[in-house]
Record summary: Small-subunit ribosomal RNA from an uncultured soil bacterium, 1507 nucleotides, folded computationally.
RNA sequence: AGAGUUUGAUCCUGGCUCAGAAUCAACGCUGGCGGCGUGCCUAACACAUGCAAGUCGAACGAGAAAGUGGAGCAAUCCAUGAGUAAAGUGGCGAAAGGGGCAGUAAGGCGUGGACAACCUGCCCCGGGGACGGGGAUAGCCCUCCUAACGGAGGGGUAAUACCCGGCGACCUGAGAGGCUGGCCUCAGUCUUUCAGCAAAGGAGUUUCGCCCCGGGAGGGGUUCACGUGGUAUUAGCUAGACGGCGGGGUAACGGCCCACCGUGGCCAAGAUGCCUAGCAGGUGUGAGAGCACGACCUGCGCCACUGGCACUGUGACACUGGCCAGACUCCUACGGGAGGCUGCAGUCGAGGAUCUUCGGCAAUGGGCGCAAGCCUGACCGAGCGACGCCGCGUGUGCGAUGAAGGCCUUCGGGUUGUAAAGCACUGUCGAGGGGGAGGAAAGCCCGCAAGGGCCUGACCUAUCCCUGGAGGAAGCACGGGCUAAGUUCGUGCCAGCAGCCGCGGUAAGACGAACCGUGCGAACGUUGUUCGGAUUCACUGGGCUUAAAGGGCGCGUAGGCGGGCGGCAACGUCGGGGGUGAAAUCUCACGGCCCAACCGUGAAACAGCCUCCGAUACGGGCCGCCUCGAGGGAGGUAGGGGCACGCGGAACUUCCGGUGGAGCGGUGAAAUGCGUAGAUAUCGGAAGGAACGCCGGUGGCGAAAGCGGCGUGCUGGGGCCUUCUCUGACGCUGAGGCGCGAAAGCCAGGGGAGCGAACGGGAUUAGAUACCCCGGUAGUCCUGGCCCUAAACGAUGGGUACCAGGCUGUGGGCCGGCAUGGGCUCCCAGCCGAGGCAAAGUGUUAAGUACCCCGCCUGGGGAGUAUGGUCGCAAGGCUGAAACUCAAAGGAAUUGACGGGGGCUCACACAAGCGGUGGAGCAUGGUGGCUCAAUUCGAGGCUACGCGAAGAACCUUAUCCCGGGCUUGACAUGUGCGAAAGCGGCAGGAAGUAGGGUGCGGAAACGUUACCCCAACGGUAUCCAGUCCGGAACCUGCCACAGGUGCUGCAUGGCUGUCGUCAGCUCGUGUCGUGAGAUGUCGGGUUAAGUCCCAUAACGAGCGAAACCCCUGUCCCUAGUUGCCACCGGGUCAUGCCGGGCACUCUGGGGAGACUGCCGGUGUUAAACCGGAGGAAGGUGGGGAUGACGUCAAGUCCUCAUGGCCUUUAUGCCCGGGGCUGCACACGUGCUACAAUGACGCGUACAAAGGGAAGCCAACCCGCGAGGGGGAGCCAAUCCCAAAAAACGCGCCCCAGUUCAGAUCGAAGGCUGCAACCCGCCUUCGUGAAGGUGGAAUCGCUAGUAAUCGCAGGUCAGCAACACUGCGGUGAAUGUGUUCCUGAGCCUUGUACACACCGCCCGUCAAGCCACGAAAAUCAGGGGCAUCCGAAGUCGCCGGGCUAACUCGCAAGAGGGGCAGGCGCCGACGAUGAACUUGGUAAUUGGGACUAAGUCGUAACAAGGUA
Repeated sequence: AGAGUUUGAUCCUGGCUCAGAAUCAACGCUGGCGGCGUGCCUAACACAUGCAAGUCGAACGAGAAAGUGGAGCAAUCCAUGAGUAAAGUGGCGAAAGGGGCAGUAAGGCGUGGACAACCUGCCCCGGGGACGGGGAUAGCCCUCCUAACGGAGGGGUAAUACCCGGCGACCUGAGAGGCUGGCCUCAGUCUUUCAGCAAAGGAGUUUCGCCCCGGGAGGGGUUCACGUGGUAUUAGCUAGACGGCGGGGUAACGGCCCACCGUGGCCAAGAUGCCUAGCAGGUGUGAGAGCACGACCUGCGCCACUGGCACUGUGACACUGGCCAGACUCCUACGGGAGGCUGCAGUCGAGGAUCUUCGGCAAUGGGCGCAAGCCUGACCGAGCGACGCCGCGUGUGCGAUGAAGGCCUUCGGGUUGUAAAGCACUGUCGAGGGGGAGGAAAGCCCGCAAGGGCCUGACCUAUCCCUGGAGGAAGCACGGGCUAAGUUCGUGCCAGCAGCCGCGGUAAGACGAACCGUGCGAACGUUGUUCGGAUUCACUGGGCUUAAAGGGCGCGUAGGCGGGCGGCAACGUCGGGGGUGAAAUCUCACGGCCCAACCGUGAAACAGCCUCCGAUACGGGCCGCCUCGAGGGAGGUAGGGGCACGCGGAACUUCCGGUGGAGCGGUGAAAUGCGUAGAUAUCGGAAGGAACGCCGGUGGCGAAAGCGGCGUGCUGGGGCCUUCUCUGACGCUGAGGCGCGAAAGCCAGGGGAGCGAACGGGAUUAGAUACCCCGGUAGUCCUGGCCCUAAACGAUGGGUACCAGGCUGUGGGCCGGCAUGGGCUCCCAGCCGAGGCAAAGUGUUAAGUACCCCGCCUGGGGAGUAUGGUCGCAAGGCUGAAACUCAAAGGAAUUGACGGGGGCUCACACAAGCGGUGGAGCAUGGUGGCUCAAUUCGAGGCUACGCGAAGAACCUUAUCCCGGGCUUGACAUGUGCGAAAGCGGCAGGAAGUAGGGUGCGGAAACGUUACCCCAACGGUAUCCAGUCCGGAACCUGCCACAGGUGCUGCAUGGCUGUCGUCAGCUCGUGUCGUGAGAUGUCGGGUUAAGUCCCAUAACGAGCGAAACCCCUGUCCCUAGUUGCCACCGGGUCAUGCCGGGCACUCUGGGGAGACUGCCGGUGUUAAACCGGAGGAAGGUGGGGAUGACGUCAAGUCCUCAUGGCCUUUAUGCCCGGGGCUGCACACGUGCUACAAUGACGCGUACAAAGGGAAGCCAACCCGCGAGGGGGAGCCAAUCCCAAAAAACGCGCCCCAGUUCAGAUCGAAGGCUGCAACCCGCCUUCGUGAAGGUGGAAUCGCUAGUAAUCGCAGGUCAGCAACACUGCGGUGAAUGUGUUCCUGAGCCUUGUACACACCGCCCGUCAAGCCACGAAAAUCAGGGGCAUCCGAAGUCGCCGGGCUAACUCGCAAGAGGGGCAGGCGCCGACGAUGAACUUGGUAAUUGGGACUAAGUCGUAACAAGGUA
């Protein structure tokens, strides 16, 4: 710091996604140790059990028991236990500490102030004081009620409990006077008068308490300012409501409460309502600004089963106090009672999920106490959980024949990998055992002091020693790109993966596995969430012409912003000082645990708020002045600006009349329609309504909508000039608001010529609810009232200023005496350019550079939909979502492709012509289909179909079928042998053997010792080797392998077809463009051609075109045999037959020739074109070979080669037979015909190019013939095949299914071959079919071409060849054009196409699935309102009942006061009612999203075929 993803590619816009960090986490797999942290986020659900607040005998009275000792026989008593326990009175505490976050959007919190409106127990400081007296009461004792909880009566008792009196400085209150101060509702202080108010004792050496006053510290209460969520689809809220006066209440101000009076108060800077939420220090992230969060720790608030209430008290409306009500749980004797874990543990439940019913008060802290001490689930510790952070370990060194095994392999090897083994070591952690500082000095005791002494560890160990031995300790995720790390196998759109893009269809680096690798490591991944990346809500730091986005336009309210000069104050602003900004956290420095995490100390920081002093430039305020902004006056001027009234002509329609006489009208063509009842046409007249031709414009006016005949009247606004004059900042913008607002539409009333939704008819069409035609109602017009939308567009809000230039037009004004000219100035309307923009484009009329104000945008779809609100008569408008779904949707430009777009130009493309095909019969190693045991396979529009196949009877021949047989094989290799051919691995065998012949089985292959023949080399042996040995062949067996026309042409090479012999396709450098890309290659000419010329930001070059090559056409040179024969000679019936000769022909080789070279014209002086001369040939002379970049996943795995897969007694190999030839059909390609330009007969000419030895075959003989016999010649310019045929001459036929045509069938023959049945060819005789020129449609050909005629060859035993490949003979017609069909090239245009129009794509319907809306109704919740009921309780009133303290009284008693009780206001729960609001469910219904294939049409994209 970015990356992936829209496209064929590009730039931009824009969303989605990823890499990072974090976490109170959870889940999966795995798991050695320790330190420090941390752990119910859900049900503020319900809780068993234990513990969590007591303490003081130095406030008070009273005071056991067990036990022990003693006495007694015992009952019992005494002592001790012990002034102990338990309890009570009293004091202090219990309001802290601990927990939780329900409620709360402000009665909270944060920051900073204020209290002249307040309180404060315990603590500290200072001052002063405590005199005298009284009456009760609990405990206790007795009696009684009750199941319990509890309670009643009587008796009697103490206090630091309670009460009375007294003194009373100070204090409090009131009055008077003085002084000082302040914020002048008062405060402080001094003097004076009156009134009022205190106390408690304990211990006894020190001392602890009590009362009053003042002060302090700390703590609290109240109050103010500012800050502190969402929603306007919540816009109005409020009766104690706002204020006043008086009172009540409180520690204290206050409507806090009450009576009366006034009618206020809050709100767009968001009141009220609804939803959500404890707030902060801080935490996470981030460069920061921000965004998100508020666990643990700290501060504050609030809560304590739910709701209400007060009491006590310094403090509470009180977590483990009280009362009432409610829900729930428990006990009960049914009468009534008890309870509140959101304390620590723990349980149920909920949940994806969160711990021990542990130890201790040793430390720190708290309560009480003089103290000892007691209490303390605060706290300190331990336990559980890899939940987090941090640290450590699982060993170290050496060790290559680089072991084995695994995986891969091109089979060589590579890799796992120094990894292991092995050798030598170490000893951390853990395990067992044993030591052990420190956390602990306060306190207490002694002491004048210094100092000394004594007691105290729940838990944890740091660390040390011993034992032992590499021993107990590694996994998880990932490996297509992003993103670090790949191979093999399996699978075959299956199984699966996936964060995004996307993988999987038989070679998957993406699935699964293995091996290997990468990352991290006691962890690793996944999921959720937050921030980041995202400048993707943009303050920092975005946009709005076309990508999402300018309001339709104006006026104007609030608000925001605002000209020049001077002065004042000092609000913002700036400088300096002070206060505050808690601690913790973060940062830095240092330090402590071995390090780190963690912790400590200090510093810094906390960017804020308050306050004091100062400054006054800028902004704001106040005052004064100014004129340039703005506005006004006067005169002049252009204009379809608006409104009203009037007038006009043309056209149209209707009506009336005349003329006229059959059609008119309408269309692509028609028809409907009109017309003999007289239309159309034409003339005259009348009426009506609407719109205003030409001028007219690229022009004018208006804010926009919009405005067009002429005249008049009324009227709004703007521009410019007159440097004439006035006001003096009066300005700009403008949320809400108000007004205007095309067309269509609505209401009421008119009007209605033409046009014309709907509707009717006619056409078109597969249909045609359309396009075209004939009619035609609303409407269009007028008046009044609504509606309020638009591609209301410049898709561009308004204002101001500034910023290179150049050019043009409309209108106004000015200058010069006039102006045809010229100059100056302003507005408006345009073009080109600097600049910025993604580009297109824009460009002083900005989309440039800036400022001000408003509106608007934040991916596509859903959707401008639903819902709510509001407006409207309605139609509908304005405001305006979500669920769900997609990985895009888009903008501009680029290259292609395409167009029922355009331009230019080609081609037997059409046209012009000639001949065919399509009809018939036949052929077809052609096809489809059908059939079959099998009819092997491939080829499929053009570019498959007489194609692979240039020869299927067997063979060929294939996994074609049936049957039989062989299994290292029909064929190859296996270090070698041999002279070579050839044999050629290993093991074994091996002479009557291998092999051969015959026989036998068999159809053959093959099998078979029945018979016969019969081996080969070397060595050895005295000689002799088939015999002995060896080895090659051979045989048998075995191994590795052979073999496959089996699959994949969509894994491939090679070859080929096609576009297309079309003229194109590219590159280097330069230039232009952000880029894809463009330029060059475009343009003007020209060409067969991107051929050439000119021009030119291009200049050159390459592959193609052309040329070079071959054949052919003319000539020359050369060479003449097998060719030729003019001259000479010879010979023959005749023939170059012979001598001879190479002149000619010809053959072979070599060369010349043609280049637009020459002339004329055209053209640009060019290229070139046209014509001409010469020439055998003329503008490429004719023909061939030659085929650019590429396209069709075109064809071929069956030519060959080849990856992978499959097969191995078979898918290989061999053999017999059959099939590939099957035939109801269909198609392609051909042959032969249909005849007289012919058929037939006879006669008679003229080629070229080929072939020939397992061959071509002459003469001659036989046969009607096919053919047979025969045998000369020829390895071929020599001989043979061989005759060429058409043509030509003569004859005949006479238009007929024929003397045409020859199919089919019969018979008889011939040939090849092992063999012609399936299934060959030929001959002769006979037979003699269809067919009389071929529908729609379609093919070839532009000259030696078409047409027509024959000849040869390859393949081949033969042949189904009419095919194919060549050869020559005869030899035309037509066109000089490009409208159309087909194809192609170039330029241009549009595009939503890019597997590219055989493209893309829309809507209904049908099916599945998902979410949502509506809906009769129904269920549940929320906060209010009204009425009723009215607990506890405070307050008020009454208080006839009760009453120790005080007063009076001798007493009785009375009084004062109090209490019970009663009444009243308020009042929770509850009940009822009418509304509001939120959510759920719902028959049915509505549209929407998605889905591989469905149905119907074709709406859009090319003029998309009606823009």
Its mean pLDDT, the model's own confidence on a scale to 100, is 83. RNAcentral holds the sequence, with entries from Greengenes. Its Rfam family is "Bacterial small subunit ribosomal RNA".